[in-house]
Context: one part of a larger RNA
Molecule: small-subunit ribosomal RNA, 5' domain
Organism: uncultured bacterium
């Protein structure tokens, strides 16, 4: 001088940051990723309407036996909707959010490079959307099963799913001409065969669908530099090192195979073994450097350990799936469920880190044409002086220098204009009253918050540490090498400025000290 600090003592009030550093120990509960009925079928539910069949009120007549009348309902078709939940389907769930366990590595950081690549949504151009078919959820029906969940018959729709046609372009094979280049090669133009396309929906304004080019984001892969310690690790290496062909990939490539060679790395430190997520950047320092990488922001890795792939423009996939494996859990013992390093919380570990809160109003994202519908992202609030900033805790007179207390040479000295008194004065907190911006509208969680105004009381707000040098700042008393202090030097054995207490100063101050780490 610093800190994600922590412990003592102590503690008025505000703004802004910031809080598991340890067990990547183990989680009860709630949320945290949904959305589209303008893709599609059926259910249901309210409405509105027809029939028919049930059904029989009010009512009117009676000769009281009865007749007439036909409402509500209920059941059946139609239609409709800002409804409602399961299903097909589309789009998101690869973003966001968390944590730092691995990882000395092209993983980061800088700079290049892809003539070796992909990019859904988005934006520009250009062709185009024709005309079939099966089907399988739901849905009834029957079976198993405690459950989770499943089988078998049977209907159905679609932007789901599969032929056909059709191809401006583009794919693959085989030519021809041309131009370029950076080794393999690369572009242009073009010929011949040959292959792949599409969906509809509507509120009629739109919104989609296919193919191709091209741009825009985001990615991919490759390279040159640089990125801790240990030599009390010296020798490592069999897909190893290179070829030749093939298989894969988006693509290069031992990434993987076959075969063939026998090669690659190393003191300019290989390979081991430790230790670490990496930058911007933090902290200290005149600067060189040193030390750190909590917050915010950029990259990576991971999501109970451990492998492995579907799906899909992206995943080898935190709230997908499979296997295995250890843990908890339900079970009718046949068989199942589940992973907080998402936000709250809980329990353990520790010296030691928080609410099981409000809002979707901003700002953001996901889906939808859109109303919107989701959003523990985010906007707030709540606890902690944990940190940095501001600010009160009064001002002004006031000398019999009162009282009290400490010292005393007993004369006096100090606390001390300090109190007290007189006489202002409201900053903060209370307590009325009005009340925002943040939002384009009719929508504001915060919040009756900030802010303003009024009345009102000096009243509710000060403590820590130190005083032998270093160091600012003593004096008296108790103790008697005791009982303590101490950073260091060092104090204490009977007059201790050094312990301990009183007074008195010195510091700093809502804080003062310690402790722990770094400059």
């Nucleotide at each position: 001088g610093a800190u994600g600090a922590a412990c003592g003592c102590u503690g008025g009030c505000g703004g802004c940051g910031u809080g598991c550093c340890u067990a990547a120990c183990a989680c009860a509960u709630g949320c945290a990723a949904g959305u589209c009925g303008a893709a599609c079928g059926a259910a249901g539910c309210g409405c509105c309407u027809g029939u028919u069949g049930c059904g029989g009120a009010a009512u009117u007549u009676u000769u009281c036996g009865g007749a007439a009348g036909g409402a509500a309902g209920c059941a059946u078709g139609g239609g409709u909707g800002a409804c409602u939940g399961a299903g097909u389907g589309g789009c998101g769930g690869a973003c966001g959010g968390g944590u730092g366990a691995g990882u000395a590595a092209c993983g980061c950081g800088u700079g290049g490079g892809c003539a070796a690549c992909c990019u859904g949504c988005c934006c520009c151009g250009u062709a185009c959307c024709g005309g079939g078919g099966g089907a399988c959820a739901a849905c009834g029906g029957c079976c198993g099963g405690a459950a989770a969940c499943g089988g078998c018959c049977g209907c159905u729709a679609a932007u789901a799913c599969c032929g056909c046609a059709u191809a401006a372009g583009c794919g693959c094979a085989c030519g021809a001409g041309g131009a370029g280049g950076c080794a393999u090669c690369u572009c242009c133009u073009u010929g011949u065969g040959u292959g792949a396309a599409a969906a509809a929906c509507u509120c009629c304004g739109g919104u989609g669908g296919u193919a191709c080019g091209g741009g825009a984001u985001g990615g991919g892969c490759c390279c040159g530099c640089g990125u801790c310690u240990g030599a009390u690790u010296a020798g490592c290496u069999a897909g190893u090192u290179g070829g030749c062909g093939g298989g894969g990939c988006a693509g290069c490539g031992g990434c993987c195979c076959a075969c063939c060679a026998a090669g690659g790395c190393g003191a300019u430190g290989a390979u081991c073994a430790g230790u670490a997520g990496c930058c911007g950047g933090c902290c200290u320092g005149a600067g060189a450097g040193g030390g750190c990488g909590g917050a915010c922001g950029g990259c990576c890795a991971c999501a109970u350990u451990g492998g492995g792939a579907c799906u899909g423009a992206g995943a080898c996939a935190c709230g997908g799936c499979c296997c295995a494996a250890a843990c908890u859990c339900c079970u009718a013992c046949g068989g199942g469920a589940g992973g907080c390093a998402g936000c709250a919380g809980u329990g353990g570990g520790g010296g030691a880190u928080a609410u099981u809160g409000c809002a979707c109003a901003a700002u953001g994202g996901g889906c939808g044409c859109a109303a919107g519908c989701c959003u523990g992202a985010u906007g707030c609030a709540g606890c902690g002086a944990c940190g940095c900033c501001g600010c009160g805790u009064g001002a002004g007179u006031g000398a019999g220098g009162a009282a009290g207390c400490a010292c005393c040479u007993c004369g006096g000295u100090g606390c001390g204009u300090a109190a007290a008194g007189c006489u202002c004065u409201a900053u903060c907190a209370g307590c009325a009253g009005g009340g925002a911006a943040g939002a384009a509208a009719c929508a504001g969680a915060c919040g009756g918050u900030a802010c303003c105004u009024g009345a009102c009381u000096a009243a509710g707000a000060a403590g820590c540490u130190c005083c032998g040098g270093c160091u600012a700042a003593a004096u008296a008393c108790g103790u008697g090498c005791c009982a303590g202090c101490a950073g260091c030097c060092g104090c204490g054995g009977u007059a201790a400025u050094a312990c301990g207490u009183a007074u008195g100063g010195a510091g700093c101050a809502a804080g003062c000290g310690u402790u722990a780490u770094c400059c």